Notes
This is a predicted structure of a 77-nucleotide RNA (transfer RNA) from a Magnetococcales bacterium. Rfam family: tRNA. Its mean pLDDT, the model's own confidence on a scale to 100, is 81.
Parts: sequence; structure tokens; C1' cells
RNA sequence: GGCGAGGUAGCUCAGCAGGUUAGAGCGGUGGACUCAUAAUCCUCAGGUCGGGAGUUCGAGUCUCCCCCUCGCUACCA
Repeated sequence: GGCGAGGUAGCUCAGCAGGUUAGAGCGGUGGACUCAUAAUCCUCAGGUCGGGAGUUCGAGUCUCCCCCUCGCUACCA
């Protein structure tokens, strides 16, 4: 350099013929239970869906450019 996969909540990930409210588990807050702790149960908070532009009535989802991560591969005087 080329090809491929991926970037969504603090962490690990789901989401899809584009459709109105973006979700789960873990973690965190508050509470219940207990003599107390753990476990368990309930509740709540938490998101510019990597950045920008475009298409569209409507974009996490499609197109283009850029940034970052991982894998494969080529070259190296």
C1' cells in the first nucleotide's frame, strides 16, 4: 500500500426490507429482605449510535470522505 471485519450506555454486546419510544447482561444509585454481610428481588439514572457531508417525508441502518481498532496479504532499495 491492498483486502476484509469492526467502532451503539462505564464494560461486553444485540438491533436491521430505513419507520417514528435505541435495547440486554454486567456494573452504578436508591430501596426491600437480614441481627448484619453476601446472595436475591424491586426501582432509577446513564447514549452527539466514531466525525462530517449527502440521499430521503424519515438514517444507528443506504452512499461518499476522514479518524481509530483488529485480522489477512504485498513490498522494502